[in-house]
Context: one part of a larger RNA
Molecule: small-subunit ribosomal RNA, 5' domain
Organism: uncultured prokaryote
RNA sequence: GAUUGAACGCUGGCGGUAGGCUUAACACAUGCAAGUCGUGCGAGAAAGUAUCUUCGAGCAGGCGACGGGUGGCGGACGGGUGAGUAACGCGUGGGAAUCUACCUAGUAGUGGGGGAUAGCCAGAAGAAAUUCUGAAUAAUACCGCAUACGCCCUACGGGGAAAGAAGGCCUCUUCUUGAAAGCUUUCACUAUUAGAUGAGCCCGCGUUAGAUUAGCUAGAUGGUGAGGUAAAAGCUCACCAUGGCAACGAUCUAUAGCUGGUCUGAGAGGAUGACCAGCCACAUUGGGACUGAGACACGGCCCAGACUCCUACGGGAGGCAGCAGUGGGGAAUAUUGGACAAUGGGCGCAAGCCUGAUCCAGCAAUACCGCGUGUGUGAAGAAGGCUCUAGGGUUGUAAAGCACUUUAAGUUGGGAGGAAAGGGUGAUGAUUAAUACUCAUUAUCUGUGACGUUACCAACAGAAUAAGCACCGGCUAACUCCGUGCCAGCGGCCGCGUUAAUACGGAGGGUGCAAGCGUUAAUC
Numbered sequence: 001g002a003u004u005g006a007a008c009g010c011u012g013g014c015g016g017u018a019g020g021c022u023u024a025a026c027a028c029a030u031g032c033a034a035g036u037c038g039u040g041c042g043a044g045a046a047a048g049u050a051u052c053u054u055c056g057a058g059c060a061g062g063c064g065a066c067g068g069g070u071g072g073c074g075g076a077c078g079g080g081u082g083a084g085u086a087a088c089g090c091g092u093g094g095g096a097a098u099c100u101a102c103c104u105a106g107u108a109g110u111g112g113g114g115g116a117u118a119g120c121c122a123g124a125a126g127a128a129a130u131u132c133u134g135a136a137u138a139a140u141a142c143c144g145c146a147u148a149c150g151c152c153c154u155a156c157g158g159g160g161a162a163a164g165a166a167g168g169c170c171u172c173u174u175c176u177u178g179a180a181a182g183c184u185u186u187c188a189c190u191a192u193u194a195g196a197u198g199a200g201c202c203c204g205c206g207u208u209a210g211a212u213u214a215g216c217u218a219g220a221u222g223g224u225g226a227g228g229u230a231a232a233a234g235c236u237c238a239c240c241a242u243g244g245c246a247a248c249g250a251u252c253u254a255u256a257g258c259u260g261g262u263c264u265g266a267g268a269g270g271a272u273g274a275c276c277a278g279c280c281a282c283a284u285u286g287g288g289a290c291u292g293a294g295a296c297a298c299g300g301c302c303c304a305g306a307c308u309c310c311u312a313c314g315g316g317a318g319g320c321a322g323c324a325g326u327g328g329g330g331a332a333u334a335u336u337g338g339a340c341a342a343u344g345g346g347c348g349c350a351a352g353c354c355u356g357a358u359c360c361a362g363c364a365a366u367a368c369c370g371c372g373u374g375u376g377u378g379a380a381g382a383a384g385g386c387u388c389u390a391g392g393g394u395u396g397u398a399a400a401g402c403a404c405u406u407u408a409a410g411u412u413g414g415g416a417g418g419a420a421a422g423g424g425u426g427a428u429g430a431u432u433a434a435u436a437c438u439c440a441u442u443a444u445c446u447g448u449g450a451c452g453u454u455a456c457c458a459a460c461a462g463a464a465u466a467a468g469c470a471c472c473g474g475c476u477a478a479c480u481c482c483g484u485g486c487c488a489g490c491g492g493c494c495g496c497g498u499u500a501a502u503a504c505g506g507a508g509g510g511u512g513c514a515a516g517c518g519u520u521a522a523u524c
Base pairs, nucleotide, nucleotide: 001524002523003522004521006520007519008518009517010516013371014370015369016368017367018366020363021329026327027326028325030324031323032322035073036072037071040070041069044066052058080282081281082280089207090206091205092204093203094202095201098199099198103195104194105193106192107191108190109189111145113143114142121134122133123132124131125130151158152157164187165186166185167184168183169182208254209253210252215245216244217243220242221241222240223239224238225237226236227235257279258278259277260276261272262271263270264269284305285304286303287302288301307318308317309316310315335361337360338359339358343357344355345354346353347352374404375403376402377401384395385394386393387392408465410460411459412458413457414456418451422446423445424444425443426442427441428440429439430438468513469512470511471510472509473494474493475492479508480507481506482505483504489496490495
C1' cells in the first nucleotide's frame, strides 16, 4: 500500500447493489418448511335447489366443498451444516464387469378367472399413545390360468406379464329415462430393444505437518472352489501357499471437508476455501435393516445410550446442522414479516393444490458504488476569538447583507415494465365412419402483481432538513500560545516531559480523508 463474512471508539443525510453466528455439530418453547390425484376404488356427507305435504318434518333424485380409508406417484429432489475424513474423499485423465422411475423412438400385447382386506358397522381393553375381536365390501390393491419376442439350459426342455379410466358416436333390447355390447379418441398398463439422463465400480498421477513416530500387516498378500452383488473383486467363507507395504517415509500422531476460485504480488510465489457453482460427508450419539428405479433415508421404521416432556406409575412422546424465533457461548452477526405475481419443483388430463425452494419486504454505514449537505456576489477586511515587537497579523469572502437555484428528503397528483399464461367464442388442420369428442395452430373477447404509497414523470413550498473524525517532533502533509514541571502523561520506531515542551493537557490556527474517520485483529 492492498484486502476482510470483521469487531471496538467518536460521528451519522439519502439511494442502488451485495453480503450478514467465523464461537457451542450447545440445548431448544411456538408456528410453518411435502404433498397431491375423485379421470384408480368403496363408503360417509353439511348447506343449497326441485317435488309431495297446512306446518314440524319425512321420502326420492341431481350437484357436491370437506374429513377419514384403500390405491398410485412424490416424501432419495429442493433446503441446512462441515462434526468426521489425509481417503480413489477431492482434482485430473483413462477403463469395464453394471443398474436406471419419470422422458423420447421402435416392436409385440392388454385374453379369461379367483380369493381377500381397510374404511364403515357391532363389541372390547387402555389415563393416553394405541390395540384387539366379530361381521360385510371395492379397486389401476393382491393371486392363479392362457399367450411369449427376448431369458436359462445337460439343447431334451424349463420358467416368467398385464388394468383399467375418461370423452364422443351409432345400432339393438326395452313403454320411456337409463344401462350393457360395438366403434373411435386420449390417458394409463405389460414385455422388450435402443437412446437420453442419473447413479454404482476400478486404475495412473496430484493432494498438510512431525522421524523427539521405523518397522507395519493375519482376511493380512495370492491361488482353487463355493456363496454373494445390479456389477469386477477376500466382498464373504472353506482349503492351500507365505506373502504384501516401507527411508521415493509404511505405520503412528496432530491438523484439515476437496475443487472452480478468492486475496495479495510485476511475476514466481505466499495466504485462503465466507457468498456463488461442482463433488463428498453428516442429520441428538452408536448400530441395523425394510420399502423402493433410487436410501441404509434431516422433517420414515427398529434396537441401544444420553437428555427433555406427559402419565391415572401400568406405560408413552420427542429430535431446528430447514425458515423465523428463544436461552447459552461470544468482541460479534438480522424479522416468530408478505406472496406463490415471476422462475423452478411435486402431484394431477386439466382447472388447480402444495412449495420458509424462490421472489420480495424489514433490521444494522457490514462492504462497494453514486448523490447531497447549497450557488453567485459581498471589504465597513464588521463584531468576537487567537496572537502581537501594541503598529498590526490571522480566523477571512469566511459571516452578515444582496441576488438566485431546489437535486435528495417532504407533500400532492399521474404512472410503465416484470404477464407469458389460464378461461370463453369462432376459423383452419390432424384424428375418425363422423360435421361428435380430443389435440394443434390462429383470430378475437376476457383476464392473473406479493413487491407497491414500485421505477419513472410532473407540480408545490422554502436555504429551508443534512459534517464529522484523525493528525500537526522526524519517518509524514500540517505551528503558535497557555497550563504542567522526569509529575501528570504520550509512544508504531527513534524517543518526548527535570520552569521558556511545535512530542503531555487545553485553545487558536493548520493538514488529510469525508458519511465516514480512526484503532485493534488477520493475510499478502